[in-house]
Context: one part of a larger RNA
Molecule: small-subunit ribosomal RNA, central domain
Organism: uncultured bacterium
This record gives sequence, C1' cells and structure tokens, in this order.
RNA sequence: CUGGGCGUAAAGGGCGUUCAGGCGGUGGGCUAAGUCAGGCAUGAAAUCUCACGGCUCAACCGCGAGAGGCUGUCUGAGACUGGCGCACUUGAGGGCAGUCGAGGGUGGUGGAAUUCCGGGUGUAGUGGUGAAAUGCGUAGAGAUCCGGAGGAACACCAGUGGCGAAAGCGGCCACCUGGGCUGUACCUGACGCUGACACGCGAAAGCUAGGGGAGCGAACGGGAUUAGAAACCCCGGUAGUCCUAGCCGUAAACGAUGUUGACCAGGUGUCGGCGGUCUAAACCCCGUCGGUGCCGGCGCAAACGCACGAAGUCAACCGCCUGGGGACUACGGCCGCAAGGUUAAAACUC
Repeated sequence: CUGGGCGUAAAGGGCGUUCAGGCGGUGGGCUAAGUCAGGCAUGAAAUCUCACGGCUCAACCGCGAGAGGCUGUCUGAGACUGGCGCACUUGAGGGCAGUCGAGGGUGGUGGAAUUCCGGGUGUAGUGGUGAAAUGCGUAGAGAUCCGGAGGAACACCAGUGGCGAAAGCGGCCACCUGGGCUGUACCUGACGCUGACACGCGAAAGCUAGGGGAGCGAACGGGAUUAGAAACCCCGGUAGUCCUAGCCGUAAACGAUGUUGACCAGGUGUCGGCGGUCUAAACCCCGUCGGUGCCGGCGCAAACGCACGAAGUCAACCGCCUGGGGACUACGGCCGCAAGGUUAAAACUC
C1' cells in the first nucleotide's frame, strides 16, 4: 500500500449549515507540473536470476551478463489530469408570472367535554369489578336544570392526505417569517457535488429558577387477586405533564436503507402545478413536471424481498463494520448543576 462489506446477519453518523480536503460540464488556445518515450549519469561489493568455468559431483568458489526501483539531467510527445487565459449554456443560482401546505414565531379568540364552586328540583343510594371491597353519600350524594371559575386538548373535516433537514407540525383569526412546486427561457456564466473538525437544531424523560395545575398520573397510601403480589384490576394521589428563561443531547432519533448526479420495461391509485382536447363554464379524457402509495419485469439478493423515491447498473465524497462474552464497561480526556453524555480499552473466557 492492498480486501470484503453496512434493509433484516457486525456495520449509515439523529438532522442540517459549512472552513480545510477530495472530486469536477462543453469548445478553442497557451503551458508542460503530473503522464508517456528516448539518450546520458546513478543504481558499491556480497546476495538473487541466467550462462560459462574450477574443486572427481555438490555445497562452495571464480568469471560474465541480467533484473527491479528511485533520483538527476538533456531531448521529444501533447491524448488525459493540472496551471494560465478566452468563449459557451445543458449543471448551479437569479428574475418575472402563478401556485401549495397541521413549515416556523408572536398575539388574540371559539365551542364541546372533564373537574371544582354557588343555587334550584329531588331522595337513597352512587361508584367500581370477573366478582367485590376500599371510596363518595341523609352535614343531602349520584341524577337533572341554571349560573360561575380554571386548566389542558382541539371531535367531525381526516385521507398508506399535506408540510418540514431531522426532531416534528392539526380549532379559528391577524401580524412577522422560511421552503417547495409549476410555467417562462429574460439575466449571471461552472458560481458545482461531498464534507473530517467546527457550529446550529434536536421526541420523551430528567435538571435549575419563577409561574400554573382541569384531566391524567411515576413514587406513595388504601381495596382486591394470590401460596405470596414489591404487579396486572379498583379507590385515592405527589413530582411530572402546561407556560417563561436556561440546561441536558439521548431514542427501535427507523425506510433499522448517508448525500448528490446519470442510466435501465410496465400497470394502477392519490396530492400539487402546467399544456391540449372538450364545454356555456366544467367534469371526464390525453400529454407533461414534482411529491406520495400499491403491484410487477430485467437485474440484484443467503433468503425474505427490492424493483425509475432500487436493495438494479455506474460515478463522487463522507460515516461505519472486522467472532461471542467481558463492554452502550474501566481508566484517562472533554462536556454537564446533577442525572449522566461522548470518546473508548485490556486481562480473562468460549
């Protein structure tokens, strides 16, 4: 220096932005660093390979040749890579015109329901379970009607529907704000792809401070069940769940499938555009671009299956794996208020 792999066997970083680095579209020109060819120099001896010779052979020894590689220098080649410069538009970005959506942030607002409080009616139960009991109720519960308070979540619409890089996002309204897609082909003219480190985002739980607290509910108490019951079931119930500010940085963070580009039969549904046809206007239908499902061919695959959104055929770059346990561990470093996170062994053992 080199191999084979990463959907489920070990293995894709949770996601994004990006410095360095790696890689880089089309047509001329110049250059000659890489590259290629030739000459010269170098490449000590021994060793090695080949040929010849000497010890009766051999080992061994002698002699000659060869080889590989690097470096320097000179001459030449100019396809490819690089460098310089010119031009281009298909990659990329922008303009213009449309369009889509639970994308993000802030403020406001609505109704249903649960709970609680006040009042009316009304009387003995109610609640709960497999059956019960604890619980609640004659100090008037449950039921029912009226009024009020408060918090949290938004039925139907709702859809293998939509949006977002991922985490994730769902009542309605306003304001602020990101993005995609389509049409046009007007502008820039390779401005691109990937991306170690870094930086940012990152469910739930957890932590700090202050608020809030309806329902639910770790812990905890009680009732059951049971041989026991540290549970499953029932009655209660604190943290928490909610808001503000700040930490934490993990997950079956999953499509268990990194990002980007190109190419390779189809069928069928759906979402968002555009064009055509049709029409009074439409629907339908045909075509096309983007997203998202199902089925299926070549091919791939250990099989399952994947199959134009590939797990097919290729290219660029990053991450990762290398028998099981020990070990998502120890030690050390870094980070954290802590909980802990991250990086990550060895002995030993099968």